[in-house]
The prediction has a mean pLDDT of 83. Transfer RNA from an uncultured Acidobacteriota bacterium, 75 nucleotides, folded computationally. Rfam family: tRNA.
RNA sequence: GCGCGCUUGGCUCAGCGGUAGAGCACCGCCUUCACACGGCGGGGGUCCUAGGUUCGAAUCCUAGAGCGCGCACCA
Numbered sequence: 001g002c003g004c005g006c007u008u009g010g011c012u013c014a015g016c017g018g019u020a021g022a023g024c025a026c027c028g029c030c031u032u033c034a035c036a037c038g039g040c041g042g043g044g045g046u047c048c049u050a051g052g053u054u055c056g057a058a059u060c061c062u063a064g065a066g067c068g069c070g071c072a073c074c075a
Base pairs, nucleotide, nucleotide: 001071002070003069004068005067006066007065010024011023012022013021018055026042027041028040029039030038048064049063050062051061052060
């Protein structure tokens, strides 16, 4: 340099045009002598960035950024 994949809550991930979600974690209550487990409830998001398409974009298109992998270059 070229190609491919990934980027969504604190973490791990789902969702692939029509209200942004799950598990774990966190907070409160119940339970316990207490802790843990368990039960109930709650908070938390620039969906990597900027444009474009569309009635409508996390989702499609373009460019860029970061990470990973492969190939090439490197005499």